Description:
Model confidence (mean pLDDT): 85 of 100. This is a predicted structure of a 501-nucleotide part of an RNA (small-subunit ribosomal RNA, 5' domain) from an uncultured bacterium.
[in-house]
Context: one part of a larger RNA
RNA sequence: GAUGAACGCUAGCGGCGUGGAUAAGGCAUGCAAGUCAAACGGUUCGCUUCGGCGAACAGUGGCGAACGGGUUAGUAACACGUAGAUACACGCCCUCUACACAGGCAUAGUCCCGCGAAAGCGGGACUAAUUCCUGAUAGUCCCUACCUUCGGGUAGGGUAAAUGGUUUCGAGCAAUCGAUUCCGGUAGAGGAAUGGUCUGCGGCUUAUCAGCUUGUUGGUGAGGUAAUGGCUCACCAAGGCUAUGACGGGUAGGGGAUAUGAGAGUGUGUUCCCCAACAAGGGCACUGCGACACGGGCCCUACUCCUACGGGAGGCAGCAGUCGAGAAUAUUCGACAAUGGGCGAAAGCCUGAUCGAGCGACGCCGCGUGCUCGAAGAAGCCCUUCGGGGUGUAAAGAGCUUUUCUGGAGGAAGAACCUUCGGGUGACGGUACUCCAGGAAUAAGGAGAUGCUAAUCACGUGCCAGCAGCAGCGGUAAUACGUGAUCUUCAAGCGUUAUCC
Numbered sequence: 001g002a003u004g005a006a007c008g009c010u011a012g013c014g015g016c017g018u019g020g021a022u023a024a025g026g027c028a029u030g031c032a033a034g035u036c037a038a039a040c041g042g043u044u045c046g047c048u049u050c051g052g053c054g055a056a057c058a059g060u061g062g063c064g065a066a067c068g069g070g071u072u073a074g075u076a077a078c079a080c081g082u083a084g085a086u087a088c089a090c091g092c093c094c095u096c097u098a099c100a101c102a103g104g105c106a107u108a109g110u111c112c113c114g115c116g117a118a119a120g121c122g123g124g125a126c127u128a129a130u131u132c133c134u135g136a137u138a139g140u141c142c143c144u145a146c147c148u149u150c151g152g153g154u155a156g157g158g159u160a161a162a163u164g165g166u167u168u169c170g171a172g173c174a175a176u177c178g179a180u181u182c183c184g185g186u187a188g189a190g191g192a193a194u195g196g197u198c199u200g201c202g203g204c205u206u207a208u209c210a211g212c213u214u215g216u217u218g219g220u221g222a223g224g225u226a227a228u229g230g231c232u233c234a235c236c237a238a239g240g241c242u243a244u245g246a247c248g249g250g251u252a253g254g255g256g257a258u259a260u261g262a263g264a265g266u267g268u269g270u271u272c273c274c275c276a277a278c279a280a281g282g283g284c285a286c287u288g289c290g291a292c293a294c295g296g297g298c299c300c301u302a303c304u305c306c307u308a309c310g311g312g313a314g315g316c317a318g319c320a321g322u323c324g325a326g327a328a329u330a331u332u333c334g335a336c337a338a339u340g341g342g343c344g345a346a347a348g349c350c351u352g353a354u355c356g357a358g359c360g361a362c363g364c365c366g367c368g369u370g371c372u373c374g375a376a377g378a379a380g381c382c383c384u385u386c387g388g389g390g391u392g393u394a395a396a397g398a399g400c401u402u403u404u405c406u407g408g409a410g411g412a413a414g415a416a417c418c419u420u421c422g423g424g425u426g427a428c429g430g431u432a433c434u435c436c437a438g439g440a441a442u443a444a445g446g447a448g449a450u451g452c453u454a455a456u457c458a459c460g461u462g463c464c465a466g467c468a469g470c471a472g473c474g475g476u477a478a479u480a481c482g483u484g485a486u487c488u489u490c491a492a493g494c495g496u497u498a499u500c501c
Base pairs, nucleotide, nucleotide: 001500002499003498005497006496007495008494009493012367013366014365015364016363017362018360019359025323026322027321029320030319031318034063035062036061039060040059042057043056044055045054046053047052070278071277072276080202081201082200083199084198085197086196088195089194093191094190095189096188097187098186099185101135102134103133104132110125111124112123113122114121115120141158142157143156144155145154146153147152164183165182168179169178170177171176204250205249206248211241212240213239216238217237218236219235220234221233222232223231253275254274255273256272257268258267259266260265280301281300282299283298284297303314304313305312306311331357333356334355335354339353340351341350342349343348370400371399372398373397380391381390382389383388405438406437407436408435409434410433414428417424418423445490446489447488448487449486450471451470452469456485457484458483459482460481466473467472
């Protein structure tokens, strides 16, 4: 000098930050991921010109839920950083090209029946779709064969879709049909962004760890993957690593950064950003462009809860909050107004992301607690050589000011947007800020005074009581203990403890 600090004494205000470092211990309660009726059939309610229209709702379907948010347990590793490589993938987005033909089977919802305490489950009947299936067609896509100047070419075979929704117009008694607007569907090519994989180099400790290894090292073939590869398997060979520290043990998320320092360096990895890993402990796959998936599923284990004892339910290292352990770390708050995200044609809905407010002097910064005049100097207190000296212009008193405070009045920016074109939208917040009025009014402490180290006297005590960072003080005049006065220093803080340079 620094700190995510804690403790003691003290405390007026504001701004900006910051706050579970220990038990990756256990969790009551609420919320944290939904949305689309312009994909679909329905149910309920309301209106109805009986044609329909509107609203809400469970279900099917689509997209999202792999983002965002948390934590640092594990990990000494291609985990991270940096510089490269390619045998790969890619939903949504952008650009271009082409296409969307003909059919079909189901199923939830619903109704009926049944089982169960519940969670939930079974059977039968019926139905829709942008759900599912079959066929057709197609290329610069895929496979095979041949040729090849290695760029590709030729031939054969193969893989697709939802003409679905909406707007407007026209025709029609109607079902519906045609045109049209916007949103979608399928195939191929390219782009953007992102990701997978591989490699060189770099960054802890220990030799009181010296040998380690059998899918081990390499090859051939096969399987598997989006893709390379012992990734897996069969066979073959016997290799591979190591004193430039293998293998083992200990510790640890890594980086941008950050603290200190003139620098070199040393220490740290909190907030914020990037990456990784994890989601009660362990394992597994499914769906999907993407997961081996925090608020999805299955199994085992531990724990908690419900139970009619047959059986079930759960996972805060999301935001608050609670218990525990601890020296120690906050509100069961407001709003989607802004920024961003998901869904939607849109209106909009959701969003503990986020924006804000609350609590804590935890930190940094700023402001204030008045200003001027006022005695050779009141009182009180302290010291005294008893003459006096100190506190001290300090107070009182006079004048002034009003930052701050209290009251009153006005009052934002942050709004970009939406709209029925009339208008509507700010959580923060009646906040910031501005003006007016009032009155010095509402506001100072902590530590220290032997030396290091700025600042001294008196009394009490008497190696006692005690102090102390080191040296050391205290045994009858203690500037070192305790109290008072005075002084020094920092100041809404000041000291102590801990840790780093």